[in-house]
Context: one part of a larger RNA
RNA sequence: UUGGGUAUAAAGCGUAUGUAGGUGGCUUUUUAAGUCCGCCGUCAAAUCCCAGGAUUCAACUCUGGAUAGGCAGUGGAAACUACCAAGAUGGAGUACGGUAGGGGCAGAGAGAAUUUUCGGUGGAGCAGUAAAAUGCGUAGAGAUCGGAAAGAACUCCAACGGCGAAAGCACUUUGUUGGGCCGACACUAACACUGAGAGACGAAGGCUAGGGGAGCGAAUGGGAUUAGAUACCCCAGUAGUCCUAGCUGUAAACGAUGGAUACUAGGCGCUGUGCGUAUUGACCCGUGCAGUGCUGUAGCUAACGCGUUAAGUAUCCCGCCUGGGGACUACGUUCGCAAGAAUAAAACUC
Repeated sequence: UUGGGUAUAAAGCGUAUGUAGGUGGCUUUUUAAGUCCGCCGUCAAAUCCCAGGAUUCAACUCUGGAUAGGCAGUGGAAACUACCAAGAUGGAGUACGGUAGGGGCAGAGAGAAUUUUCGGUGGAGCAGUAAAAUGCGUAGAGAUCGGAAAGAACUCCAACGGCGAAAGCACUUUGUUGGGCCGACACUAACACUGAGAGACGAAGGCUAGGGGAGCGAAUGGGAUUAGAUACCCCAGUAGUCCUAGCUGUAAACGAUGGAUACUAGGCGCUGUGCGUAUUGACCCGUGCAGUGCUGUAGCUAACGCGUUAAGUAUCCCGCCUGGGGACUACGUUCGCAAGAAUAAAACUC
């Protein structure tokens, strides 16, 4: 390499958009490139195979013959792929009528709590722990009442729930904007699927510049514990956490499960939206589509388990794996302000 694999053993890119490429639904026609059939030429001899001869046999050897296959030419076939032309509507999309939603962005506003501060009351403790101490407090703390300010986060509702490609998204309201689903069937007429490169988004942390800084809190200081304690516990506390504009581009970025299409028992929920039935109406009952869960048949699996949301049965396309360590490393290259990221070996060893 082929093959075999990819939830948990090595292995699904963090996610989606999309270029080249690969693959591609139905009907009719054309061509004959692929495909299939026939003929012809050629593929030196020797070798291999078959038949025969000769050497007393045999090997060796001599004579004759042949298959398969490759390449080129030529004549045909037209099912499939491809090409040409035409058509249809089921895939896909547009328009129309509805609808749910913490989907995104921007603005405005509310309340509780916390801390600080000002004033009143009051007068000895408070805080903290397994126990303490550091710490705060007669310069009046803690407690309580009233006023003010600031920053961050949104209790209950709340769910096995909703939305988003993923990361993620939740106080209320306004503006703007993306996508989905359902229903009717009007329109386009295969316009589709996947997707190397590429560009885009991408938690937390970190970086640059400017703001902001209540609470929490790496680092750091102190108190304990301990043989020691660079920790766990306590008292403080700087970066940071927040906002604006950029950069970084990584996570157990997980469903540890790539995307698309079709098929393959049921049962029980929830969400959205239709239909039938019923009714004064809301219910109830039956049923369709889309999503989201539990259980489970066949089947699959090494087992655990998965099981119409497949890890079943098939097709298409992409990524990746090939014993452990060395090594998510070295060197080189690209990117980055840096931290570092991406790509990625070998010696050696078991």
Molecule: small-subunit ribosomal RNA, central domain
Organism: Ehretia macrophylla